[in-house]
């Protein structure tokens, strides 16, 4: 210098291909459960989907441009 991946809740991560309500499990928090704790059980809260620009009636998902990190080649 080139070339591929990958970036989504505090954390692991589905979901991108084939646009159409962004979801799970650990972790928080409340209450049931117990003499109390855990464990188990029931609600919840938490996510402008890394940035920006295009395309579109609609973008996490298509496209382009930028950041991080990763592997590879010089």
């Nucleotide at each position: 210098g080139g070339g591929c991946c990958u970036g989504u809740a505090g954390c692991u991560u589905a979901g991108c291909c084939u646009g159409g309500u962004g979801g799970a499990g650990c972790g928080c928090c409340c209450g049931c459960c117990u003499u109390a704790u855990a464990a188990g059980c029931g609600g919840g809260a938490g996510g402008u989907c890394c940035c920006a620009a295009g395309u579109u009636c609609g973008a996490a998902u298509c496209u382009u441009g930028g950041c991080a990190g990763g592997c590879c080649c010089a």
Model confidence (mean pLDDT): 85 of 100. Predicted 3D model of a 74-nucleotide RNA (transfer RNA). It matches the Rfam family "tRNA". Gene Ontology term of the family: triplet codon-amino acid adaptor activity. The sequence is in RNAcentral, with records from ENA.